Notes:
GlmS glucosamine-6-phosphate activated ribozyme aptamer from a Planctomycetota bacterium, 174 nucleotides, folded computationally.

Parts: sequence; C1' cells; structure tokens
RNA sequence: CAAGAGACACCAGCGCCUGGCCCGGGACGCCGCGGCAACGCGACGGCUCGGGUGACGAGGUGGGAGCGCAUCGAAGUAUUCGGCGGAUCGCUCCCGAGGCCGGAUCAGGGCCUCUGACGACGGCCACAAAGCCCGCGAGCAAUCGCGGAGGGAAAGGGCCGACGAACGGAUCGG
Repeated sequence: CAAGAGACACCAGCGCCUGGCCCGGGACGCCGCGGCAACGCGACGGCUCGGGUGACGAGGUGGGAGCGCAUCGAAGUAUUCGGCGGAUCGCUCCCGAGGCCGGAUCAGGGCCUCUGACGACGGCCACAAAGCCCGCGAGCAAUCGCGGAGGGAAAGGGCCGACGAACGGAUCGG
C1' cells in the first nucleotide's frame, strides 16, 4: 500500500413519554332504525387494551467550576401543545496551547483563537431541511418511510468599504 474478515461508530435541535390530541379493538351505558322476540345495524358517551403523534433544518466542543427555560431562522393560524433528560450556547472565574499588538527574543499587560486567531458599523456573496405539489411503498387506520419537482432563510461565515484600538519594560540587531 492492496485485499479479505470481524467489532464499534456514523456522535446532541438530540433522545424520551406517565398528560393532551389522533387511530384501532373490546365490553358497558344511552339514543335512533329494523325485528313479535332473541338480536342486528348506526350515532354518541365515558372506561379499558393496543398503537400513532409529540421541532424542520443551519450553526455550534481546548480543559475545569458556577449560574442561566442555551444561538438562528423555515413552515404553520397552528398540539412545532405539555413535560422529562441531555447538550457543542451565553456570562463570570481558573488552567493549557497559540495568533496579533515594534525588526528579533524574553517577561508582563490588552484583544482574540482552539487554528481563516482585534472591535462595533455599512454593503455585497454563497449555503438548508421539513412543510406544500407529484409519484411509490408499509399499515385496517391514525400515521410513517422513500424518490422527484419547484421555490427558498437567519444567525454565523467569506469579501469589500470606512471608523476606532493596536501598550509599555529588559536585552539584542539595524
């Protein structure tokens, strides 16, 4: 490096469900219809058993502690309700590695990064999935999965502009 076999993983807008909502079964109650009746059919009600739903992606992790309903938009007029757990988020503090702050090194200080390593502002640029529509499949159903078409976001990011901030000490070099 190649091939084969096996294991684990495919890692957080993520997982879960005792409420609610929805579907199916059962017995019961009540009503209507049919029937002489037994009973059958249908609607409703709560009960019970089982099932379904219960957030669509983008972005996001140096280590530790504490605190906090942890960023962003999409769809939708709405159960994306309600709840539990987790969490890469934010703030404060400590620690590690590093970038910039003078030509070099060291120590300090400031800002920042976890490798595209100053801040706030304005402009431009690229980027999503679901929903919706079409089709296929699984299921009695609620619903779920797959494929296609079309359209399409914000934060963050990149580029540009202009503004602000870019410390001072020791030594060395020019």
Of the family's consensus pairs, 89% are formed in the model. NCBI's taxonomy places the organism under Bacteria, Pseudomonadati, Planctomycetota. It matches the Rfam family "glmS glucosamine-6-phosphate activated ribozyme aptamer". The family's RNA type in Rfam is riboswitch.